[in-house]
RNA sequence: GCCAGAGUAGCUCAGCGGUAGAGCAGAGGACUCAUAAGCCUUUGGUCGGUGGUUCGAAUCCACUCUCUGGCA
Numbered sequence: 001g002c003c004a005g006a007g008u009a010g011c012u013c014a015g016c017g018g019u020a021g022a023g024c025a026g027a028g029g030a031c032u033c034a035u036a037a038g039c040c041u042u043u044g045g046u047c048g049g050u051g052g053u054u055c056g057a058a059u060c061c062a063c064u065c066u067c068u069g070g071c072a
Stems, first nucleotide, its partner, number of pairs: 001071007010024004018055001026042004048064005
C1' cells in the first nucleotide's frame, strides 16, 4: 500500500429501516445471628466521528478515526 472483519451500558455481546436490549458488574430491598450464594427491584448509552438517502437510520450509502486478521 491492497483486501476483509470489528467498534452499541463499566466489561462481554445481541439488535439486518419503526420506542436501544441481555448477562456480568454497580445501587437498593427482602432473607439470615451475620456474611456469601440465590431471590426481587433498579441506575447507567450523544450506538467511534462527519455528511448523505429516507416520513423515519444503531441498521442503508460515502468519507474518516481506532483496533484485529490476511496479502504484498
This is a predicted structure of a 72-nucleotide RNA (transfer RNA) from Candidatus Merdousia sp. Its Rfam family is "tRNA". It is annotated as a transfer RNA.